[in-house]
Context: one part of a larger RNA
RNA sequence: GGAUGAACGCUAGCGGGAGGCUUAAUACAUGCAAGUCGAGGGGUAACAGGGUCUUCGGACCGCUGACGACCGGCGCACGGGUGAGUAACGCGUACGCAAUCUACCUCCAAGAGUGGAAUAGCCCUGGGAAACUGGGAUUAAUACCGCAUAGUAUUAUGUAGCUGCAUAGCUAUAUAAUUAAAGCUUCGGUGCUUGGAGAUGAGCGUGCGUCCUAUUAGCUAGUUGGUGAGGUAACGGCUCACCAAGGCGACGAUAGGUAGGGGGCGUGAGAGCGUGAUCCCCCACACGGGUACUGAGACACGGACCCGACUCCUACGGGAGGCAGCAGUAAGGAAUAUUGGACAAUGGGCGCAAGCCUGAUCCAGCCAUCCCGCGUGCAGGAUGACGGCCCUCUGGGUUGUAAACUGCUUUUAUAAGGGAAGAAACCCCUAGAUUUAUCUGGGGCUGACGGUACCUUGUGAAUAAGCACCGGCUAACUCCGUGCCAGCAGCCGCGGUAAUACGGAGGGUGCAAGCGUUAUCC
Numbered sequence: 001g002g003a004u005g006a007a008c009g010c011u012a013g014c015g016g017g018a019g020g021c022u023u024a025a026u027a028c029a030u031g032c033a034a035g036u037c038g039a040g041g042g043g044u045a046a047c048a049g050g051g052u053c054u055u056c057g058g059a060c061c062g063c064u065g066a067c068g069a070c071c072g073g074c075g076c077a078c079g080g081g082u083g084a085g086u087a088a089c090g091c092g093u094a095c096g097c098a099a100u101c102u103a104c105c106u107c108c109a110a111g112a113g114u115g116g117a118a119u120a121g122c123c124c125u126g127g128g129a130a131a132c133u134g135g136g137a138u139u140a141a142u143a144c145c146g147c148a149u150a151g152u153a154u155u156a157u158g159u160a161g162c163u164g165c166a167u168a169g170c171u172a173u174a175u176a177a178u179u180a181a182a183g184c185u186u187c188g189g190u191g192c193u194u195g196g197a198g199a200u201g202a203g204c205g206u207g208c209g210u211c212c213u214a215u216u217a218g219c220u221a222g223u224u225g226g227u228g229a230g231g232u233a234a235c236g237g238c239u240c241a242c243c244a245a246g247g248c249g250a251c252g253a254u255a256g257g258u259a260g261g262g263g264g265c266g267u268g269a270g271a272g273c274g275u276g277a278u279c280c281c282c283c284a285c286a287c288g289g290g291u292a293c294u295g296a297g298a299c300a301c302g303g304a305c306c307c308g309a310c311u312c313c314u315a316c317g318g319g320a321g322g323c324a325g326c327a328g329u330a331a332g333g334a335a336u337a338u339u340g341g342a343c344a345a346u347g348g349g350c351g352c353a354a355g356c357c358u359g360a361u362c363c364a365g366c367c368a369u370c371c372c373g374c375g376u377g378c379a380g381g382a383u384g385a386c387g388g389c390c391c392u393c394u395g396g397g398u399u400g401u402a403a404a405c406u407g408c409u410u411u412u413a414u415a416a417g418g419g420a421a422g423a424a425a426c427c428c429c430u431a432g433a434u435u436u437a438u439c440u441g442g443g444g445c446u447g448a449c450g451g452u453a454c455c456u457u458g459u460g461a462a463u464a465a466g467c468a469c470c471g472g473c474u475a476a477c478u479c480c481g482u483g484c485c486a487g488c489a490g491c492c493g494c495g496g497u498a499a500u501a502c503g504g505a506g507g508g509u510g511c512a513a514g515c516g517u518u519a520u521c522c
Stems, first nucleotide, its partner, number of pairs: 001522004006518005013374006019367002021332001026330003030327003035074003040071002043067002047065003050061004081285003090210008100202002105198007113147004123136005153178011183190002211257003218248003223245008260282004264275004287308005310321004338364001340363003346360001347358004377408004387399005413459006422449001427444008466511005471492003477506005487494002
């Protein structure tokens, strides 16, 4: 000099953009953060409409719009948070899988025949303070289970060709065995089953790189390898039985400490050094520890079970909970924000769609925390006014064109008026084209921010300057007070009676809505 997720002191007019618990991965009141589909199903708790009856109070009917709870499907493995753990194939990079999986999506090929038994709900009836739960009867499905059908699927046994570094792989073909389905519909569609290819995502392996300590030198029994088996989507001591005795290490094993990694960021001419906030990629975690279930995908933040700590409810028998989601509270701390608005846009889930949900997201609020921009007026004006300060003191210098005063302007401010872009789709209406379920054109609908940005007009210099420093380094000097006192100080050093170094004043210098100090890095 530069930099910061900063803090502290003094001060503070506005706008735009960004950022905002670095500490206790401490504990959490309250609300919200993941639902959706009636075009899968039986149905009808609420609301609205309709119908029937009526003693005019109402009762009944799922008939219609819709739809609580329930069965079923898809989603909940994304999105969002945090950085505790991890020195590791965790990350980065480059390869590989002849050892692999992939729901939804796209393309291609083929198919959907025929039966069955249940179960929630509803109804009846028990237990319990509650959480919840037992029994009985009955019912549906795109829920569940058979049978049939079956190739380019799977398994087994062969044959032929091609290829590879290779255990072998690929292609064609033969025989045998095995495996499937679901309907709904507004008749336009949409869904279902099997196989192949793709896309996307994921899993696994390997080379190299990846902090400090040798005042850590030896470490290792599933340990290293083999055979066989099991297991997995898949290779593998991944697991197990048996056999062998190996494997790693001064090119630093093992142990201890510290730490999420990278793209990047800061600084620097560079080499390098430091760092890993915001944004993006990967990893890990979800009160501490463990386990699996479901599923295409999890060993699952707002799922389950067990153990533990803690908190809460209880009728003492027993139950409930997990903010490192968004706000918010307490605590800790030098220190870090609102219990806000909207799904209008972008994106996600479900749905044919309308739409619903979305603390993702988009916005608004708070904070000079940072960056950028603007303003606090401009011109004239000397009796060089008053006051202050200084001096060689009837006077002069300086503050200083500064003020007053005159004229002008109106960014900003304030008042009034106008007023966006972000919106085009979906959908509806309509015209046309054709490949007949798609495309194209026209019209209509949709804005949280927000009456915001922006524009126009009126008013009036009106609403707006501080902070640090002035001995040298280092730009900027005098007077008074004090008298090694009080104090200053980054270093050198100032202060003991003429202090440009302390305190005050006048003046000056620097930066400026900031200026200084502290901390940390280059």
This is a predicted structure of a 522-nucleotide part of an RNA (small-subunit ribosomal RNA, 5' domain) from a metagenome.
The prediction has a mean pLDDT of 87.
RNAcentral holds the full RNA, with entries from SILVA.